The RNA shown here (transfer RNA) has 76 nucleotides and comes from a Candidatus Cloacimonadota bacterium. Rfam family: tRNA. It is annotated as a transfer RNA. NCBI's taxonomy places the organism under Bacteria, Pseudomonadati, Candidatus Cloacimonadota. It was read from a public genome assembly.

[in-house]
């Protein structure tokens, strides 16, 4: 140094063809329960890495960057 991938909720990861952003597991409220605890019901949480560009609309496509993996090149 170059090619690929990856970034989305406290963590782990979905989100097909661009059209209202989710799931478990935490957290929090309730219920059950002999109890630690487990079982059940429910809320709450998110500038979707960062700036730009194209759409009537962009987590989604393009550009340019960070940042982490993977593999490959040189160089010692």
């Nucleotide at each position: 140094g170059c090619a690929u991938c990856u970034u989305u909720a406290g963590c782990u990861c979905a989100g097909c063809u661009g059209g209202u952003a989710g799931a478990g597991c935490a957290a929090c409220u309730g219920a059950c329960u002999c109890u630690u605890a487990a079982u059940c019901a429910g809320u709450g949480g998110g500038u979707c890495c960062g700036g730009g560009g194209u759409u009537c609309g962009a987590g989604u496509c393009c550009c340019c960057g960070a940042a982490g993996a993977u593999g490959u090149a040189c160089c010692a």